[in-house]
RNA sequence: GCGGGGGUGGCGGAAUCGGCAGACGCGCGGGAUUUAGGAUCCCGUGGGAGCAAUCCCUUGAGAGUUCAAGUCUCUCUCCCCGCA
Numbered sequence: 001g002c003g004g005g006g007g008u009g010g011c012g013g014a015a016u017c018g019g020c021a022g023a024c025g026c027g028c029g030g031g032a033u034u035u036a037g038g039a040u041c042c043c044g045u046g047g048g049a050g051c052a053a054u055c056c057c058u059u060g061a062g063a064g065u066u067c068a069a070g071u072c073u074c075u076c077u078c079c080c081c082g083c084a
C1' cells in the first nucleotide's frame, strides 16, 4: 500500500428489512433470608436539567441521505486478521 472484520452504559455483549438505543449476563444500589457473611430470591440501575410531570443528550470523530440512521453513503481515526 491492497482486501476483510470490528469500536455501542462501569465491564462483556445483543439490536432481524432503517422504526421505543442498550436485550441478556457481570458489576453496583436497596430489600428478603442468615447470629454474621457467602449462596439464593425480589426490585432498581446510561448521562444531564427539574420539587415533579416531563424534557434534552448519548452507538470512535465529522459530514451526507431520510419523516426517521447503531444500521445506508463519504472522509478521518484506532484495533484485529490476511495479502504484498
Stems, first nucleotide, its partner, number of pairs: 001083007010026003019067001027045006046057004060076005
Transfer RNA from a bacterium, 84 nucleotides, folded computationally. Rfam family: tRNA. The coordinates come from a structure-prediction model, not an experiment, and the mean pLDDT is 83. The sequence was found in a public genome assembly.